[in-house]
A computed fold for a 357-nucleotide part of an RNA from a soil metagenome, annotated as large-subunit ribosomal RNA, domain IV. RNAcentral holds the full RNA, with entries from MGnify. It matches the Rfam family "Bacterial large subunit ribosomal RNA". Its family is annotated with structural constituent of ribosome and ribosome in the Gene Ontology.
Context: one part of a larger RNA
RNA sequence: CUCUCGUUAAGGAACUCUGCAAAUUACCCUCGUAACUUCGGGAGAAGAGGGGCAUGUAAUCGUUAUUGACUUCGCGUCAAGAAGCGAAAACGUGUCGAAGAGAAAUGGCCCAGGCGACUGUUUAACAAAAACACAGCACUAUGCAAACUCGUCUAAGAGGAAGUAUAUGGUGUGAUGCCUGCCCAAUGCCAAAAGGUCAAAAGGAGAUGUCAGCCGCAAGGCAAAGCAUUGAAUUUAAGCCCUGGUGAAUGGCGGCCGUAACUAUAACGGUCCUAAGGUAGCGAAAUUCCUUGUCGGGUAAGUUCCGACCUGCACGAAUGGCCUAACGAUCUGGGCACUGUCUCAACGAGAGACUCG
Numbered sequence: 001c002u003c004u005c006g007u008u009a010a011g012g013a014a015c016u017c018u019g020c021a022a023a024u025u026a027c028c029c030u031c032g033u034a035a036c037u038u039c040g041g042g043a044g045a046a047g048a049g050g051g052g053c054a055u056g057u058a059a060u061c062g063u064u065a066u067u068g069a070c071u072u073c074g075c076g077u078c079a080a081g082a083a084g085c086g087a088a089a090a091c092g093u094g095u096c097g098a099a100g101a102g103a104a105a106u107g108g109c110c111c112a113g114g115c116g117a118c119u120g121u122u123u124a125a126c127a128a129a130a131a132c133a134c135a136g137c138a139c140u141a142u143g144c145a146a147a148c149u150c151g152u153c154u155a156a157g158a159g160g161a162a163g164u165a166u167a168u169g170g171u172g173u174g175a176u177g178c179c180u181g182c183c184c185a186a187u188g189c190c191a192a193a194a195g196g197u198c199a200a201a202a203g204g205a206g207a208u209g210u211c212a213g214c215c216g217c218a219a220g221g222c223a224a225a226g227c228a229u230u231g232a233a234u235u236u237a238a239g240c241c242c243u244g245g246u247g248a249a250u251g252g253c254g255g256c257c258g259u260a261a262c263u264a265u266a267a268c269g270g271u272c273c274u275a276a277g278g279u280a281g282c283g284a285a286a287u288u289c290c291u292u293g294u295c296g297g298g299u300a301a302g303u304u305c306c307g308a309c310c311u312g313c314a315c316g317a318a319u320g321g322c323c324u325a326a327c328g329a330u331c332u333g334g335g336c337a338c339u340g341u342c343u344c345a346a347c348g349a350g351a352g353a354c355u356c357g
C1' cells in the first nucleotide's frame, strides 16, 4: 500500500449521478394511532412508556389423593378438594450494574408524484421492469364426423371432448369506478338468385398442310376421303367490378379572412376543402421542439420535483381515455432519525503484498 472487519472528538449528507454503502430501527407487554378508503384496509401507521434479581400483598388457575351427593349400580355423573408439581400476570418494597429484550438472531420512519390494479412470470451466466401474465370486458368463428390443431401434401388416426353455444377455438383490451364521441371515402370482413368481366373443360363453324382425282400442250391450277396442325360462336364456377352493411375491423379525425363602445380576445359571420374534421377527459406530460415556457410552493440559492395556466412542434377515448383505496427488491422529488458518505483523517484486528529463511 491492497482487501475484509472494528472504534472514533466536533459537525451531521457539507459526499455524490443518487444517502450508493454504512449506521439507525428491531423482541414481548401496555397506552396510542391521521389523511384516504373498494369499509376489508391504511396499521406494527406515526408516537410514548415498561422489561433483571430478591421479597411481600396472597392469593389465582391447572392437575389430583380423598370426601360428599345422585345413581340406570357401570371402569357412571355432579360438587368440593389436602400435599406436591406446574402456569401466568398485577401492585408494593428492597437490591446490583454504565447498561436488565444486558449475548445472538431480529422492521428505520413519514410526505408527495409517475407507471402498473393486485399475488404471480421473464432475458440459466450484464436488464426483474413501466415488459409478459392476470381476473374482468368486448368482438369473432364453430350446430358436432364442429371450428381449430397434430399427423411423410393430406392417409389411417389423435387432440378439441368421453365436452355441446352459460361450450370450445381465435383476436384485442387489461381489477374496480365514470365513460368509450365523429367518419364506411381508402383497406379488410360480411351479405347479396340481377348485370359486366373471366380459367380449365366441353364444343367444333371454319382455316392450313398433305394428295387419290380432275383441268391444262406445258408452266401450273382446283381438290374429295383420310391423316395432321389449328380453331370462331356457344355453355360455364369462384374471384374482381357493381350494390349494401360493418370501427371494442386496419385506420382517419382541416385551412384562410373578418367581427364587441379603451386595448386585447372573439360567443358571431364569410369562404375553400373533406369520408369526417378530435367530443368527454387530460395536458410543457414516460408525449413540449422553441424551453431552464410563465405564475405559485418548497430552498439562502431548485435545468429536477409539486400545484396551476394552455401557445397540445407532435394527448385523446378497448394500438382504450380519465380518476382511484390496496400492493411494488419499481422510478422521481422532499423531510425526520441516523451515521467515517463527507469536512479529514486517525487508531486497532485479521489476510495479502515486502524482507529473511
Base pairs, nucleotide, nucleotide: 001352002351003350004349005348006347007346008345010343011342014341019338027051028050029049030048031047036041038175052095053094054093055092056091057090060087061086062085063084066080067079068078069077070076096100108336109335110334111333112332113331114330115328116327120132121131136173137172138171139170140169141168142167148159149158150157177322178321179320181253182252183251186250187249188246189245190244191243195241196240197239201235202234206230207229208228209227210226213222214221215220254272255271256270257269258268281315282312293309294308295307296306297305